The part of an RNA shown here (large-subunit ribosomal RNA, domain II) has 690 nucleotides and comes from an uncultured bacterium.

[in-house]
Context: one part of a larger RNA
RNA sequence: GCCAACGAGUUUUAGCAAGCAGCUCGACUAAGGUCGCGAGACCGGAGUCACAGGGAAACCGAGUCUGAACAGGGCGCUUGUUGUUUGCUAAAGACCCGAAGCCAGAUGAGCUUGCCACGCGCAGGGUGAAGUUCUCCGAAAGGAGGAUGAAGGCCCGAACCGGUUAGCCGUGCAAAACUAUCGGAUGACGUGUGGUAAGGAGUGAUAAGCUAAUCGAAUCUGGUAAUAGCUGGUUCUCUCCGAAAGAACUUUUGGGUUCGCGUCGCACUUACCCUUGCGGGGUAGAGCACUGGAAGAUCUCGACAGGCCGAAAGGCCACGAGACCUAUCAAACUCCGAAUACGCAAGGUCAUUAUGCGGCAGUUAGUCUAUGGGGGCUAAGCUCCAUCGGACAAAAGGGAAACAGCCCGGAUCUCAAUUUAAGGUCCCUAAAUCGACGUUCAGUGCGCUUAAGGUAGUGAAACUUCUCUAACAAUGAGGAUGUAGGCUUAGAAGCAGCCAUCAUUUAAAAAUAGCGUAACAGCUUACUCAUCGAGAGGUUUCGCGCCGCAGAUAAUCGGGGCUUAAACGUCGUACCGAAACUGAGAACUGGAUGGUGCUUCGGCAUCGUCCAUUGGUAGGAGAGUAUUCGCAUCGCGAUGAAGGUGAAGGGGUGACCCCCACUGGAGCGUUGCGAAGUAAGAAUGUUGGC
Numbered sequence: 001g002c003c004a005a006c007g008a009g010u011u012u013u014a015g016c017a018a019g020c021a022g023c024u025c026g027a028c029u030a031a032g033g034u035c036g037c038g039a040g041a042c043c044g045g046a047g048u049c050a051c052a053g054g055g056a057a058a059c060c061g062a063g064u065c066u067g068a069a070c071a072g073g074g075c076g077c078u079u080g081u082u083g084u085u086u087g088c089u090a091a092a093g094a095c096c097c098g099a100a101g102c103c104a105g106a107u108g109a110g111c112u113u114g115c116c117a118c119g120c121g122c123a124g125g126g127u128g129a130a131g132u133u134c135u136c137c138g139a140a141a142g143g144a145g146g147a148u149g150a151a152g153g154c155c156c157g158a159a160c161c162g163g164u165u166a167g168c169c170g171u172g173c174a175a176a177a178c179u180a181u182c183g184g185a186u187g188a189c190g191u192g193u194g195g196u197a198a199g200g201a202g203u204g205a206u207a208a209g210c211u212a213a214u215c216g217a218a219u220c221u222g223g224u225a226a227u228a229g230c231u232g233g234u235u236c237u238c239u240c241c242g243a244a245a246g247a248a249c250u251u252u253u254g255g256g257u258u259c260g261c262g263u264c265g266c267a268c269u270u271a272c273c274c275u276u277g278c279g280g281g282g283u284a285g286a287g288c289a290c291u292g293g294a295a296g297a298u299c300u301c302g303a304c305a306g307g308c309c310g311a312a313a314g315g316c317c318a319c320g321a322g323a324c325c326u327a328u329c330a331a332a333c334u335c336c337g338a339a340u341a342c343g344c345a346a347g348g349u350c351a352u353u354a355u356g357c358g359g360c361a362g363u364u365a366g367u368c369u370a371u372g373g374g375g376g377c378u379a380a381g382c383u384c385c386a387u388c389g390g391a392c393a394a395a396a397g398g399g400a401a402a403c404a405g406c407c408c409g410g411a412u413c414u415c416a417a418u419u420u421a422a423g424g425u426c427c428c429u430a431a432a433u434c435g436a437c438g439u440u441c442a443g444u445g446c447g448c449u450u451a452a453g454g455u456a457g458u459g460a461a462a463c464u465u466c467u468c469u470a471a472c473a474a475u476g477a478g479g480a481u482g483u484a485g486g487c488u489u490a491g492a493a494g495c496a497g498c499c500a501u502c503a504u505u506u507a508a509a510a511a512u513a514g515c516g517u518a519a520c521a522g523c524u525u526a527c528u529c530a531u532c533g534a535g536a537g538g539u540u541u542c543g544c545g546c547c548g549c550a551g552a553u554a555a556u557c558g559g560g561g562c563u564u565a566a567a568c569g570u571c572g573u574a575c576c577g578a579a580a581c582u583g584a585g586a587a588c589u590g591g592a593u594g595g596u597g598c599u600u601c602g603g604c605a606u607c608g609u610c611c612a613u614u615g616g617u618a619g620g621a622g623a624g625u626a627u628u629c630g631c632a633u634c635g636c637g638a639u640g641a642a643g644g645u646g647a648a649g650g651g652g653u654g655a656c657c658c659c660c661a662c663u664g665g666a667g668c669g670u671u672g673c674g675a676a677g678u679a680a681g682a683a684u685g686u687u688g689g690c
Base pairs, nucleotide, nucleotide: 001690002689003688004687005686006685011092012091013090014089015088016087017086018085019084020083021082022081023080026049027048028047032043033042034041035040053060054059063075064074065073066072095233096232098230102223103222104221105220106219107218113197114196115195116194117193118192119191120190121189122187124156125155126154127152131148132147133146134145135144136143137142160184161183162182165180166179167178199215201211202210203209236624237623238622239621240620241619247258248257249256250255260363261362262360263359264358265357266356267355271353273348274347275346276345277344278343279342285336286334287333291330292329293328295326296325298323299322300321301320302319306317307316308315309314366392367391368390369389370387371386372385373384374383375382397408398407399406412586413585414584415583417582419580423576424575425574426560427559428558432573434572435571436570437569438568439567445562446561453547454546455545457544458543459542460541461540462539463538464537465536466535474531475530476529477528478527480504481503482502485499486498487497510525513524514523515522587614589612590611591610592609593608594607595606596605597604598603625679627676628675629674630673631672632671634669635668636667643663644662645661646660649658650657651656
């Protein structure tokens, strides 16, 4: 892991509600007693509920209390009770499993810690203290040397004890080992046997170490099914309805209680919605009349202390305040002021509506999206509010390549049916290689998005200038003379620089716009003529492009691929396209209506017709299936019960039931009631098997 078996709302007593039943001449007995083998029957009215309420009470009474009141107002003006079933609540282990822990009593020092008693062990080598003795020196104190001697928590290093570093092991040889290396090794040493100290206690050269693989409080048993606002699990079917993730309070925030929202029952009946009318408002917008902010102009006033100028007088600027003008800003400004929303009234329409009361709940972690806002950076798949918005949650289907929350649309069931929605129609891939007019050449684009800025890419529009008296461009020719202007300078000749910038000839030609030379030279330009012959130039706006633009697969428009398109813009006609609509058939539920049967006259069952409904988590309500046992009943069985096998046949919406064949070899079933150890896929479930 798989398979099988086991595995979770039970029982008792009270209370509330509903269903059913008995009695209602109110209902019922409890404890207890008598009888009986027992099951049970019969006594037992003590007591409980009800039968009248109001008031604190006296008390009064269909009324009463308050009150001076005969007023007003409050509470009342009547019917049940017992049993049983179901739901819920309370107390109990209380649906099941699950702590860490707390307390009590015992058991442990054969492991380990300390201590006590009696024993045992420590190869070999080195060093050589004190003391003793001899010799020498010294006045002495004392000193030096030799020999002897043997000390030491001395040195090296086996046994022994330990466990430093690394490797190895890490389903191991091993719940701590092995290999190498390393520390101590006559000592605060190691070790044997016996004894002794224990659970809030011991022992401890202290690590909260150790106290039997268990220690910041051992182990075992009991209290004990401790408690768990926490996690997990909780077993058959079908039908109807169907939430919430708001609010208030909470030692409260992942828990609760009440309200809101769901469901079921009863009561009541238009209270819902639409239209019209009447209201109050101070939001959006707008505005500057107030309160404030902030910019510019002018003027006035202030000022001892700022800067500049001036000898001074004074002037200019700066500073502060105010007035006025212009253009403005505001959630906590308003001279104004909507749409919506809200309230009331009337009219219209209408039921599976609303509202009230009662039984049972669940929910109180929400998320994205649209719009209005706060926080943040007008960041976030961010966060906090609002919307009688939406979706998901609890919603499948189609589209968005894939994609809870986006777009379309709400799945009762069957059908090789039909029409459409969003979205699409070259191929993958259902349907147009459809039509018309344009744009784009960048593979731009073809479903992520993409800035400021730049752009004689290209298209469109508007305005404007020149132009057959010839424009723009191109080509041919000229582009000269005084003169190399004067100055400067080595030189300065149109062209280093300064000054001037005249005149002549001309169709035209600058005392030169650029290149060039050391300076000249040389080449262009302006300007002019000719050739040519119809458009040429400028500004602004818009469309589509281009650059800006660098990433990790060749790696993407979903892919292939696409260029008068399969891209973009505008328009049109077809078609495809969903569980939507429609068609054919079937079923459930609710309502209306007709027939039949039964009836306690309330209704129930059944057969038709019509209308509407039938996604669904938590949850509410209803109807069923199956298992075991009991009572009654009717049956089956060796001519074969139960059980098993057979994707087989039949019935039922389904849980499930029945037939047949084989197997099996002894019990089993129907119907009606009743009672439960009553349904398995999940709980790191338990046990067994593989």
Record summary
It matches the Rfam family "Bacterial large subunit ribosomal RNA". Model confidence (mean pLDDT): 83 of 100.